[in-house]
RNA sequence: GCGGGCGUCGUAUAGUGGCAGUACAAGGGUCUCCAAAACCUUUAGCGUGGGUUCGAUUCCUACCGCCCGUG
Numbered sequence: 001g002c003g004g005g006c007g008u009c010g011u012a013u014a015g016u017g018g019c020a021g022u023a024c025a026a027g028g029g030u031c032u033c034c035a036a037a038a039c040c041u042u043u044a045g046c047g048u049g050g051g052u053u054c055g056a057u058u059c060c061u062a063c064c065g066c067c068c069g070u071g
Stems, first nucleotide, its partner, number of pairs: 001070007010024004018054001026042005047063005
């Protein structure tokens, strides 16, 4: 240089066009003499720009980052 894949709360992951979920972590609470565990609850996210569409995390495109292959 060329080809391919991936990018979603702090972390790991689901979601193939119609209000973005789950687990862990974090904050608060219940319980306990205290703590741990358990239970309840809260916060927090679609890499960036553009396009298609009534509607985009999803489709198209460019860029950025990471990974794999190849000369």